[in-house]
Context: one part of a larger RNA
RNA sequence: CGCACACGGUGGAUGCCUUGGCGGUCAGAGGCGAUGAAGGACGUGGCAGCCUGCGAAAAGCUCCGGUGAGUCGGCAACAGACAUUGACCCGGAGAUGUCCGAAUGGGGAAACCCACUCCGCAAGGAGUAUCGUACGGUGAAUACAUAGCCGUACGAGGCGAACCUGGUGAACUGAAAUAUCUAAGUAACCAGAGGAAAAGAAAUCAACCGAGAUUCCCCUAGUAGUGACGAGCGAACGGGGACCAGCCCUGAAGUCUGCAUGGUUCUAGCAAAACGGCCUGGAAAGGCCGGCCAUAGAAGGUGAUAGCCCUGUAUGUGAAAGGGCCACGCAGAUGAUGAUGAGUAAGGCGGGGCACGUGAAACCCUGUCUGAACAUGGGGGGACCAUCCUCCAAGGCUAAAUACUCCUGACCGACCGAUAGUGAACCAGUACCGUGAGGGAAAGGCGAAAAGAACCCCGGAGAGGGGAGUGAAAUAGAACCUGAAACCGUGUGCGU
Repeated sequence: CGCACACGGUGGAUGCCUUGGCGGUCAGAGGCGAUGAAGGACGUGGCAGCCUGCGAAAAGCUCCGGUGAGUCGGCAACAGACAUUGACCCGGAGAUGUCCGAAUGGGGAAACCCACUCCGCAAGGAGUAUCGUACGGUGAAUACAUAGCCGUACGAGGCGAACCUGGUGAACUGAAAUAUCUAAGUAACCAGAGGAAAAGAAAUCAACCGAGAUUCCCCUAGUAGUGACGAGCGAACGGGGACCAGCCCUGAAGUCUGCAUGGUUCUAGCAAAACGGCCUGGAAAGGCCGGCCAUAGAAGGUGAUAGCCCUGUAUGUGAAAGGGCCACGCAGAUGAUGAUGAGUAAGGCGGGGCACGUGAAACCCUGUCUGAACAUGGGGGGACCAUCCUCCAAGGCUAAAUACUCCUGACCGACCGAUAGUGAACCAGUACCGUGAGGGAAAGGCGAAAAGAACCCCGGAGAGGGGAGUGAAAUAGAACCUGAAACCGUGUGCGU
């Protein structure tokens, strides 16, 4: 040094576990904000670092309910207190609520600096942004006036996951190159709104039969078409479903808000059946024997596997206070500056939208130039004309069926089980990296219970270890369940 066996070290795979995730279902909610939000800074405890809570009234204050023996949040003790004169905790309603932040008195390098006015003896308190609307006052050049300025009242502003409408609007890519085309009216940006939004009661379709607002789904159909007829794009009529609702312009349907009455429900809770013995074991819920409940044998926990031990579950029941919903009634707001729609319809030119790329291209929108008729009228039926049919533009409102889930509750999963599942099971958008935009981890498990090893010994008042003790187990000793492999040893045997 090699091989074999035994025993270790290292390491943290595997198994088991789950506090966290992922995906859903059914309900709820669909907003918060100048009464100062979202998000923060700084404070706040007997000692107080972080998290949580709270705000100079600061892990809290008041009231009203619930509950009933413990409590003073967590890491995490110590000291000291509170509580059947009802604490802690849970629910409802209030009070307080520093500073920054739309941030709004002015400024500003956010959490800071500096003011004015009024009230008050003081401490201190209140007000003072901008824009819009309404009203009032004042008032230039400039006579009346107007602009401007000032005041008062009300509103707005900012944030928020997706969904929605509108405005602006790419490129990569595909076409096996590339320009029309595609990607795509997508991404992105902007504006705005709601719990949905948008659309919507035919100047619609149809086809000589008829239908009867809109929206969504299935089919029609990858059809008819469109297309460097390439790549691709791609309907409608009609049928079947979901849901249905119609109205107004002579002030309506509907919607919203408030109030009253009645009902219902949510935001705390409460009651709730029935098990013993023996055996094994550290421990019984396991085994054996016997018994019981069940509108409850869902689930979780308890020293192993519990219907009958605990929390629960089925079922029944409960609200001082606040909220939601429903019905009816009353009031107000909205609908709604309105009386049937003219610089409109239509046409030319240029574009855009329609599945439809200018095409034979109807139809819709309009930048520009023109420009009717007035129901004895007008639009459409895919160039255009006639006949016929059908509808009535240039005003407005409208629930449901549809889309989505930042959020709340309950439940579910041939979803994951710590290199998985969220980036994050753990104090994670943290540590760390970057000037910045931004990027972005690793890290779970003693035991049933800390019973977390008193005391003794070696040692540096160490580290670490040996005894002792606890425990079922300490090769479960905190670098702690199991403890694979690589890798490193010790012992023995054999070989060289």